[in-house]
């Protein structure tokens, strides 16, 4: 430092769903014997304790204090890959919604891991 998150289309059921059901799409940052969503580790996001506003709840905002924190085998190739190639699977924070959301709306024009100079 105007550097820093992608992705719901088609069809069916319904009064009604981009939220269900079939088939789609997507995949932050750092590490690494070699290129990762599934390794190591980090962020956010969620809890919670504290301190601030308030006479109490609420509620908001902070601290960089604690906790949480998802999901991968198989086969080739190679010196060397849970990172390529081939094939099968898996996972996805909250609050909202005429009806359940990774993909819509919203905090967030934020916040940060981190990246360049």
């Nucleotide at each position: 430092c105007u550097c820093c998150g992608g992705g719901g289309u088609c069809g069916g059921u319904g009064u009604a769903a981009c939220u269900c059901c079939g088939a789609a799409c997507c995949g932050g940052c750092g590490g690494u014997a070699a290129u990762a969503g599934u390794c190591c580790g980090c962020g956010a996001a969620c809890c919670g304790a504290c301190c601030g506003c308030a006479g109490c709840c609420a509620g908001c905002g902070g601290u960089c204090c604690g906790g949480c924190c998802g999901a991968u085998c198989c086969g080739g190739u190679g010196g060397a890959a849970c990172u390529c190639c081939g094939g099968g699977a898996c996972c996805g924070a909250c609050g909202g919604u005429u009806a359940a959301a990774g993909u819509c709306c919203g905090g967030a024009u934020g916040a940060g891991a981190g990246g360049u100079a």